[in-house]
C1' cells in the first nucleotide's frame, strides 16, 4: 500500500426561492419565531403518569439467578473471580503456566421424577461380546465354570490418569507423581485463591427437562382517564339472589341490591366533535470534585417539536467528501476540470435500558496478498 | 398509539414424552382406453430465517422477517 471481517464513533454545512405545520403579533394582507432520531423501530424489559382498595392475605403463575457496587428501578451498566477455545511455552507423559486474544443466560444433578434414540456385553444400587488367567470335560476342535475393566470393539458419553511394583491374569491391590474431594490457616468486604495436612477416589451427562432453594413481581394501560357538546329505540335477548371493582382460584375489603325494579353480559341504535393529559423533563451543555469505573454531588449556563388521518419538505447554488484525470512540486502537498455517493429509517403521554437496520467518511484489531528494507 | 396470536409438502390441515414427520386434494410416471376421464399401481415434493443449549431441535431458549385479530365514545 490494498482487500475483507470484527468493534467504536460521526450521520454533511451555509444561503436564496417555493411549500407545511404549530406559536405569538397584527392596520387581517401579512410579520417574526420554532419544527424528527442515533435508533423517533422492535415492543423485548424497567420505571413514571393515570384508574381500579393510592393494592390486602394465601395457592398458583412469571421473570431473574457466581461476587461486589451503581441506578427511580431493571432481565441494564462498572468492576472483580471461576470457566472455555485459541496460540504459545513448560514436562517422558497424565498434565501445567500465562500482565496474550476471543467467548460465555455461570445457583442446586448428594431432595425427588424423568430422559440418554442408534450402536454396544453394558447408560448407571453397573456390566464379560472379543481377549488375557485358572479349573473341569476333551473326539485336540471346542464347549463349560470360575476370575479379570490392563486390551479391542461400540457410542455424544463407559464408573479417575501416567508410570513402576505386584498378579495365575488383573485391578488404588500397594508406591511416587498428574487430576480431584475433605479439614485446617492466611489473604480478600465477598466470589474465590495461597499454603500445609489428610482421604485411594465417591452415584457420568441433561435444570434454555419437570423441579428445589433464593430474590423480584396486583391488573390493565394515554384507544389509561377526566370534562364539555351532539345525536339516537333508555329497544330485543340472556343471567341473577346476588352482582360488579376483581384479573387462573380461595378468602378479605369497598359499592350496589334483595316489591315493581334493579344490575351484569350480549345484540341492537347513535356520535365518528372540542378541550385537558401533552410535553421543564431521573431534560441538556459546561466546569470542578469524589470515584478504577459505571456513576454521585456541587457551581455556572440554557429552555430546544407538541401534530393529531397525522406538519418537519423540494428545487438551486458555494462549500464539503470520494474517484479519474492534467499542471505544479524534491517530498508532504497545491491548483484546474470531469464525474460520482450522500444509507438505515420518520416522533404520538414521557424517561433508561436492549435488540434490530445502517451509504460514506473516521478510530483501533486481525486475516490475507503485494513490494521493499 | 397499544394489547396478543399464527408460520409444517403447491393448497387445506394432522401429528410426532427431544430421536428418520404425515393424510385429503393436486403433480409426474406406469396400467388401461380409439381418445380422454374414473379406478388401481408407483414416485416426487414440506417444519419461515439466523443463533445458541443438547450427544441430537419441527418441539425448549434468544433474536430477527411476514401474516393476521382485537381495543373509541353516548344513551
Nucleotide at each position: 500500500u490494498c482487500u475483507g471481517c470484527c468493534g467504536g464513533g460521526u450521520a454533511g454545512g451555509u444561503a436564496a426561492u417555493c411549500g407545511c405545520u404549530c406559536g405569538c403579533u397584527c392596520u387581517c394582507g401579512g410579520g417574526c419565531g420554532g419544527g424528527a432520531g442515533g435508533a423517533a423501530a422492535g415492543u423485548c424489559c424497567g420505571g413514571u403518569c393515570u384508574c381500579c382498595a393510592c393494592a390486602g392475605g394465601g395457592c398458583g403463575g412469571u421473570a431473574u439467578g457466581c461476587c461486589g457496587g451503581c441506578u427511580a428501578a431493571c432481565g441494564g451498566c462498572c468492576g472483580g473471580g471461576g470457566g472455555g477455545a485459541u496460540a504459545g511455552c513448560c514436562g517422558c507423559g497424565a498434565g501445567g503456566c500465562u500482565c496474550a486474544u476471543c467467548c460465555a443466560a455461570c445457583g442446586g444433578a448428594a431432595a425427588g421424577u424423568g430422559c440418554c434414540a442408534c450402536a454396544g456385553a453394558a447408560a448407571a444400587u453397573a456390566a464379560a461380546c472379543c481377549g488375557c488367567c485358572g479349573g473341569g470335560u476333551u473326539u485336540c476342535a471346542a464347549c463349560u465354570c470360575g476370575g479379570u475393566a490392563a486390551g479391542g470393539g461400540u457410542g455424544a458419553a463407559a464408573c479417575g490418569g501416567u508410570g513402576c511394583g505386584g498378579u495365575a491374569a488383573g485391578a488404588g491391590c500397594g508406591c511416587a507423581c498428574c487430576g480431584c474431594g475433605g479439614u485446617c490457616u492466611c489473604a480478600g468486604u465477598a466470589a474465590u485463591g495461597a499454603g500445609a495436612c489428610u482421604g485411594g477416589c465417591a452415584g457420568g451427562g441433561c435444570a434454555a427437562a419437570c423441579c428445589c432453594c433464593a430474590u423480584a413481581c396486583g391488573g390493565a394501560g394515554c384507544a389509561a382517564g377526566a370534562c364539555c357538546a351532539a345525536a339516537u329505540a333508555g329497544g330485543g335477548g340472556a343471567g341473577u339472589a346476588g352482582g360488579a371493582g376483581c384479573g387462573g382460584c380461595c378468602c378479605g375489603c369497598u359499592c350496589c341490591g334483595u316489591u315493581c325494579a334493579g344490575c351484569u353480559c350480549u345484540c341492537g341504535g347513535g356520535u365518528a366533535g372540542g378541550u385537558c393529559g401533552c410535553u421543564a423533563g431521573a431534560g441538556c451543555c459546561g466546569g470542578u470534585c469524589a470515584g478504577u469505573a459505571a456513576u454521585g454531588a456541587c457551581c455556572g449556563g440554557u429552555u430546544u417539536a407538541g401534530a393529531g388521518g397525522a406538519a418537519u419538505g423540494a428545487u438551486u447554488a458555494c462549500c464539503g467528501c470520494c474517484u479519474c484525470u492534467u499542471c505544479u512540486g524534491a517530498a508532504a502537498g497545491g491548483a484546474a476540470g470531469a464525474g460520482g455517493a450522500u444509507a438505515c429509517a420518520g416522533a404520538a403521554a414521557c424517561c433508561g435500558g436492549c435488540u434490530u437496520a445502517c451509504a460514506g467518511c473516521c478510530c483501533g484489531g486481525c486475516a490475507g496478498a503485494c513490494a521493499c528494507u | 398509539g397499544g394489547a396478543c396470536u399464527g408460520u409444517u409438502a403447491g393448497c387445506u390441515c394432522a401429528g410426532a414424552u427431544g430421536g428418520u414427520a404425515g393424510a385429503g386434494c393436486g403433480c409426474u410416471g406406469g396400467c388401461u382406453u380409439g381418445a380422454a376421464g374414473a379406478a388401481c399401481c408407483a414416485g416426487a415434493c414440506a417444519u419461515g430465517c439466523g443463533g445458541a443449549u443438547u450427544c441430537g431441535a419441527g418441539c425448549g431458549c434468544c433474536g430477527c422477517a411476514c401474516a393476521g385479530u382485537c381495543c373509541a365514545c353516548c344513551a
Two RNAs folded together computationally: RNase P RNA and transfer RNA, 448 nucleotides in total. Model confidence (mean pLDDT): 78 of 100. It holds a member of the Rfam family "Bacterial RNase P class A".